[in-house]
Description
A computed fold for a 72-nucleotide RNA from Microcella alkalica, annotated as transfer RNA. Its Rfam family is "tRNA". Gene Ontology term of the family: triplet codon-amino acid adaptor activity. By type it is a transfer RNA. Its mean pLDDT, the model's own confidence on a scale to 100, is 80. The same sequence occurs in records of 3 taxa. NCBI's taxonomy places the organism under Bacteria, Bacillati, Actinomycetota, Actinomycetes, Microcella.
RNA sequence: GGGGAUGUAGUUCAAUGGCAGAACUUCAGCUUCCCAAGCUGAUAGCGCGGGUUCGAUUCCCGUCAUCCCCUC
Numbered sequence: 001g002g003g004g005a006u007g008u009a010g011u012u013c014a015a016u017g018g019c020a021g022a023a024c025u026u027c028a029g030c031u032u033c034c035c036a037a038g039c040u041g042a043u044a045g046c047g048c049g050g051g052u053u054c055g056a057u058u059c060c061c062g063u064c065a066u067c068c069c070c071u072c
Stems, first nucleotide, its partner, number of pairs: 001070007010024004018054001026042005047063005
């Protein structure tokens, strides 16, 4: 330098044009003499910038980060 993969909640993963979800974590409450466990609720996210579209996490372009392959 060329090609490919991945990027979504604090963490691990879904969703692939029409309200962004689960589990664990965290916080609050209930329960308990206390802790743990259990139950209920809450907090919190689409890597970034453009384009297409009535509507984009999803499609297109660029870019950034990480990983893999090829070349020098």